[in-house]
Background:
This is a predicted structure of a 552-nucleotide part of an RNA (small-subunit ribosomal RNA, 5' domain) from a metagenome. The prediction has a mean pLDDT of 81. Its Rfam family is "Bacterial small subunit ribosomal RNA". RNAcentral holds the full RNA, with entries from SILVA.
Context: one part of a larger RNA
Order: sequence, then structure tokens, then C1' cells
RNA sequence: GGACGAACGCUGGCGGCGUGGAUAAGGCAUGCAAGUCGAACGCGAACAGAACAACUAACUCGUUAGGAGUUCUUAGUAGAGUGGCGAACGGGUGAGUAACGCGUGAACAACAUACCUCUCAGUGGGGAAUAACACAGGGAAACCUGUGCUAAUACCGCAUGUGUGAAGAUGAUGAUUUCAUUUUUAUAAAAGGCGGGGACCUUCGGGCCUGCCGCUGGGAGAUUGGUUCGCGUCCCAUUAGCUAGUUGGUAGGGUAACGGCCUACCAAGGCGACGAUGGGUAGCCGGCCUGAGAGGGCGACCGGCCACACUGGGAUUGAGAUACGGCCCAGACUCCUUCGGGAGGCAGCAGUCGAGAAUCUUCCACAAUGGACGAAAGUCUGAUGGAGCGACGCCGCGUGAGGGAUUAAGGCUUUCUGAGUCGUAAACCUCUGUCAGGAGAGAAGAACAGCACGGCUAUUAACAGUAUCCGUGUUUGACGUUAUCUCCAGAGGAAGCUCCGGCUAACUCCGUGCCAGCAGCCGCGGUAAUACGGGGGGAGCAAGCGUUGUCC
Repeated sequence: GGACGAACGCUGGCGGCGUGGAUAAGGCAUGCAAGUCGAACGCGAACAGAACAACUAACUCGUUAGGAGUUCUUAGUAGAGUGGCGAACGGGUGAGUAACGCGUGAACAACAUACCUCUCAGUGGGGAAUAACACAGGGAAACCUGUGCUAAUACCGCAUGUGUGAAGAUGAUGAUUUCAUUUUUAUAAAAGGCGGGGACCUUCGGGCCUGCCGCUGGGAGAUUGGUUCGCGUCCCAUUAGCUAGUUGGUAGGGUAACGGCCUACCAAGGCGACGAUGGGUAGCCGGCCUGAGAGGGCGACCGGCCACACUGGGAUUGAGAUACGGCCCAGACUCCUUCGGGAGGCAGCAGUCGAGAAUCUUCCACAAUGGACGAAAGUCUGAUGGAGCGACGCCGCGUGAGGGAUUAAGGCUUUCUGAGUCGUAAACCUCUGUCAGGAGAGAAGAACAGCACGGCUAUUAACAGUAUCCGUGUUUGACGUUAUCUCCAGAGGAAGCUCCGGCUAACUCCGUGCCAGCAGCCGCGGUAAUACGGGGGGAGCAAGCGUUGUCC
């Protein structure tokens, strides 16, 4: 000198873009953060309104007032349940980890991959349950038990079989227990839903035909992951020896898959001064800061990978987890309890306490982008888009411009009544109108999707219907009192901080008298201190200026 996720002191006008729990991976009140589908399925309310109405009361005796109950609408709605997909993404944190964790380059003839795309084949025919629900019971609650009924794209057999296993044959490869083709044998599938329709059949539901969405089994792709290896990856030798599943083999098990990954048996190996083992520290990288570079330091924000989710352990479901807002066990802690027993997990977004020098709103919206589900409308989305707070940082703008000398008063200084300086500074005159204030106008972010109409093509028995594409119409903005523009008024509302001995730009007076104090280094202060404190003046930077800390 530069830099910072900074803090502290004094000061503080506006805007844009960024950025903001670095400490206690400490504890958490409250709300929200993952749902969706009725075009898979069976149930199924209420409030309210309308009609009828047994019956009751009054009396003018067929009217009035009330009214159990029934029916209709609300509504096959709300709602819970079965089922499917999602919940493994997105979001947070950096505790652990010195490791194939990460980076980079390779390998898998040792592997998996839901949804998506292309392609081949199929989707036949049956069965038995169960939740919801009803009834009964237990419990303070959380919730649980029994009996009975019912549906499905839930579940289970059967049929068929391009897969898989075994055996055989042929070919391929640098190569194996490899790959491809083929034969025999064993074994393994499926589900329907929503539209449209001319004949024909019909129990009038439909069959049947057809379109779309699904379902099953293969093949290929894409994507995402898994595993292995070479090289690189901090400090300590005042850590020198470490190791029994240890190193290798055989057989088996397990896995999507190789492998001591696991087990049995056999052998006695394996690592190490090219630093094993142990200890300390630490998430790694793209990058960031500095520097001419080499290098040094760092790993906030953003992006990639990894690890973790109160602590430790475990599996289940699933294409995928050993699962932040799932389950089980143990532990610590907190809460409820009728004392028998239960509930919980902010390192999601806000917010709170604590510790700390120190770090924000319990905000708005799904309008956009993206995601989940859905045929779609749409629903959900603290992702995200925005707004709020903080000079925390960077950048931009403003706090006026021109003229104006009786060089006013006043302050300070002085060689002292004459000057110098603050100083064209002010006053005063003439202007301007940024920002802030008031009024009005006013973009872009909106593209879709859906619906209606019209058209081309494809499908088809079809001029239904559906799909792709095109055209027209209709519609959607949190921000938002937006950006921006115009008008109004008026210099009005907007300057401080540090320094002035040398380094280092900037000097005098007074006070103090080795005191009080200053100080980054050298050093100032003991009676004229440009170095302390104050005044005047000056220098520098400026909505900031200094100090402290850290790095180069």
C1' cells in the first nucleotide's frame, strides 16, 4: 500500500447492486417449510334453506302460533380411508473426516438406473381378503382390541412367454468362469380408466369398433449413481516400529456388482526413514486476497463433490435412503399426565433465550423461473421472485452556481492603532432545480396454459373424437404510491472525521512545567513545547473518517 462475512469511536442526505450468526453442531415458545390425484376405489356428512307434517296451545271452529319427524336442495360436496406417484429432489450446516474424502486422469469382460425417448411383443381367464364403515369394549391421553360388511389400477393362483438358470453346438475377442447366435429343459407377467361412434348383438348396463392415458415382458438410448486404480492433497521423529481377518489362497455365503465384505479351513504373510504406526489440526475443489512474477495466505457469498441432521446403534419401505420435517432400540434433555403411561427434536424460513466485540423481518406473492402431483383446470412449494432492517462493502449523485470589497462586525496573530489573516468567505444581487417533498401520467418483466371458433396433416369404417402445428378472440403482476416522464414550490431539508516534530501534505498563540499527558518507529514534556491540553489557522480524505484485529 492492498484486502476483509469484520468490530469499536465520532459523524451520517439519497439511490443502485451486493452482502449479513465467523462464537455455543448450545437450548428452543409459536406459525409455516411436502404434498397431490375423484379420469384407480368403496364410503360419505353438517350448518342453512324449501315442502309435507303426527301432535300441542289459543280461540271467532277452521284459522293462527309452535312443532317431533319425513323428503328435497346443500352434495356425491366437505371429510376421513384404501390405492398410485412424490416425499432420497429442493433447503440447512461443517460437527466428524488426513480418507480414493476431494482434485485430476483412467478402468468396469465386476454393476444398477423410477420418471423420459425410440422400438418389439403382449394386456387371456379366475379367486380370496381388508381399511373406511357399523356394533361392542379398554384408556386421563396417545391410541388400541374384538365381531360383522364392502371396493379397486390393492393382493393371490392359472394360462401364454423374445427374459433368467443349467447342459450342448457354432462363431468372435489381445484376454478369463468373457461376448454374440442357436437347440433342449426348468422357471417367472399384466389393470384398468376416460372420451367418440356407423352397421350387428343386447339383460339397455353394455358387448363390438375406435382414440388417448395407463399396465406387463424384453431390446436400445439418455440421465443419474455405484465400484476400482495411477498421481496430487497440512504439522510433529521431543511419535520408530505397526499388524491375527492381519497378508494371501481354497470353498461357501452375501451384494446391483468386484473384493476378508463375511464364515470355515490352509499357508505366514503384509506395511515402514521414499516416514508406517501414533498424536495434533482441518470438510476438499472451482476459486478469493496479495504479489511484476515465482510464491504466500484463505476456502464467507455463488457453483461442484463429500459428510451430518439431539447423541449412539439398527433395519424397513423403495428404482433410489441406512431416510433433516419416517420407523425401532438405548441415552441425555424438555413437556403433558387421572402417576398406569405418553409426546418432542429449527445445522429449513422467520423468531426467542444464552454465550459473545459481533450478524436482520415471527413481512408479501406463487405474477415470473424451477419442482411434486394431475388428462387438464388447478393444488402445494419460507425453493424462488420480491419487499423490510444494518454506511457491512463497492459504485454513482447531492449538500448549490455566477456576480459581489465598506476587504463590515467579530475571532486569532502582531514589530500595536497600523497592519496581517479567517476572506469573495458572509451580507446583498442574478440564476439553476439534481436528490428529498407534493400532484399527475406511466412501461418492461406476460410467455404460456385453459376455453371458444376456424384451418392443415395424421389416426380411423367415419365428415365422431383425439393429437401435432397455425390463426383469431378471451385472461393472468407479489414487487407497486415500481422504473421512467411531466408539473409545483423553494437555496430552501442534507458535512463530518482524522491529522499538522521527522518518516508524511499541513504553524502559530496560550496553558502546563519529566507533572498532566502523547507515541506506529525515532522519540516529545524538567518555564518561551510547531510533538502534551485548548484557541486560531492549515493539510488530507469525505457520507464517511479514524482505531483495533487478521492476511499478503